[in-house]
Context: one part of a larger RNA
RNA sequence: UGACGGGGGCCUGCACAAGCGGUGGAGCAUGUGGUUUAAUUCGAAGCAACGCGCAGAACCUUACCAACGUUUGACAUCCCUAUCGCGGUUACCAGAGAUGGUUUCCUUCAGUUCGGCUGGAUAGGUGACAGGUGCUGCAUGGCUGUCGUCAGCUCGUGUCGUGAGAUGUUGGGUUAAGUCCCGCAACGAGCGCAACCCUCGCCUCUAGUUGCUACCAUUUAGUUGGGCACUCUAGAGGAACUGCCGGUGAUAAGCCGGAGGAAGGUGGGGAUGACGUCAAGUCCUCAUGGCCCUUACGCGUUGGGCUACACACGUGCUACAAUGGCAACUACAGUGGGCAGCAAGUCCGCGAGGAUGAGCUAAUCUCCAAAAGUUGUCUCAGUUCGGAUUGUUCUCUGCAACUCGAGAGCAUGAAGGCGGAAUCGCUAGUAAUCGCGGAUCAGCAUGCCGCGGUGAAUACGUUCCCAGGCCUUG
Numbered sequence: 001u002g003a004c005g006g007g008g009g010c011c012u013g014c015a016c017a018a019g020c021g022g023u024g025g026a027g028c029a030u031g032u033g034g035u036u037u038a039a040u041u042c043g044a045a046g047c048a049a050c051g052c053g054c055a056g057a058a059c060c061u062u063a064c065c066a067a068c069g070u071u072u073g074a075c076a077u078c079c080c081u082a083u084c085g086c087g088g089u090u091a092c093c094a095g096a097g098a099u100g101g102u103u104u105c106c107u108u109c110a111g112u113u114c115g116g117c118u119g120g121a122u123a124g125g126u127g128a129c130a131g132g133u134g135c136u137g138c139a140u141g142g143c144u145g146u147c148g149u150c151a152g153c154u155c156g157u158g159u160c161g162u163g164a165g166a167u168g169u170u171g172g173g174u175u176a177a178g179u180c181c182c183g184c185a186a187c188g189a190g191c192g193c194a195a196c197c198c199u200c201g202c203c204u205c206u207a208g209u210u211g212c213u214a215c216c217a218u219u220u221a222g223u224u225g226g227g228c229a230c231u232c233u234a235g236a237g238g239a240a241c242u243g244c245c246g247g248u249g250a251u252a253a254g255c256c257g258g259a260g261g262a263a264g265g266u267g268g269g270g271a272u273g274a275c276g277u278c279a280a281g282u283c284c285u286c287a288u289g290g291c292c293c294u295u296a297c298g299c300g301u302u303g304g305g306c307u308a309c310a311c312a313c314g315u316g317c318u319a320c321a322a323u324g325g326c327a328a329c330u331a332c333a334g335u336g337g338g339c340a341g342c343a344a345g346u347c348c349g350c351g352a353g354g355a356u357g358a359g360c361u362a363a364u365c366u367c368c369a370a371a372a373g374u375u376g377u378c379u380c381a382g383u384u385c386g387g388a389u390u391g392u393u394c395u396c397u398g399c400a401a402c403u404c405g406a407g408a409g410c411a412u413g414a415a416g417g418c419g420g421a422a423u424c425g426c427u428a429g430u431a432a433u434c435g436c437g438g439a440u441c442a443g444c445a446u447g448c449c450g451c452g453g454u455g456a457a458u459a460c461g462u463u464c465c466c467a468g469g470c471c472u473u474g
Stems, first nucleotide, its partner, number of pairs: 004474002007472007015462002019426005026318008034309002042053002064304007073129001077128002079125006087106002091102004109119003131293002134291003140287002142282003145278001147276001152191006158167003171182003197270004202238007211228002215226003241264001244258005320419001324378006336367003341360002345356004385416001390411007432454007
């Protein structure tokens, strides 16, 4: 000087408390450990690994295993030789295929000093080399997590100290904040804080098509003709600053209350992550030093595996029901996506879906709601709850659903009576609950990233648990 203390003081945070809903018990989904296996590829490991890399393992992916092939190589540059085209396409044989052999048809490079001379392409050869998801994240770059959006981390000059260092940055107030004020051997400054950026909330102006419809006509329908006031769209502005009033405070910074206002004291949300810590993570995104392999640790193919299953854990989904289940009727979104696509409507099918197909490269067409509401029924039961599992018949995608896809119909109808110790999230349009969209993607979502609908309870307080900040002490 730091770090630490079951030392002290002050302060903060869904940290506790007050509440609401969960997890831990059940079934299933998914990840991990373990075990198994020819292989179950590899990485991630308290918080900060475990619905993580994976925004989607049937083949491919794929890195793993078995077998079959290949060796200048699937890919790049150079050298030598040969050919002048290369390339596309039909069919056959062997084979699991890669690959090897034969064959039909189309096409017949450019410049030229006419010399394979130059360029280009293909085949063969030799070696330089290619190649490696092989090792080392404790050799590294880059990127990322975490403390933590916590309020801190430093420097110049001066001063003090023999020096390490101190001072400034401490103190009195205050703040979300090293935020600001006052004081002070300090005076200034930098990286952080805040603001500048995006978005939501109010108003004005500009602009009205594909959007809107008050008014006038018109229609089944903003459908059509006027119209751009309103909604909305998308550009430019305004608006909030403790500005005003009262109280309080040290006459300060500020704090409390009020007015006006769409919004009030950081208005809500986002982006933004200081110096550093963890030899944190990643050599399997990429790049890269060193080491290693080079007829194999490279490359290709078929099949299998990553999907195994006495078990253990994490994260989720669905439930255990009456604030509910079922049936009928019926209303209202937003974000987004769409041409190898989205598909209205019509017809067929109990249904998944099929046939046909208007419109739409989209404010034009389309994907497109559910909970809620109304009525009826069930009457507390392992049930008209719950839907696992299994049988069977089908649908769709795709060369191909056996290992190993998703969905539909009929039948089957398991556990489950609200869950021990323990433990998690959340302070407002939040929790809870309801559906919708997108990326990936041929197909496959209970995951992830977004969107809107309905919409609470509670916070006395800081003694205690956890984490952090400042001062001080051993």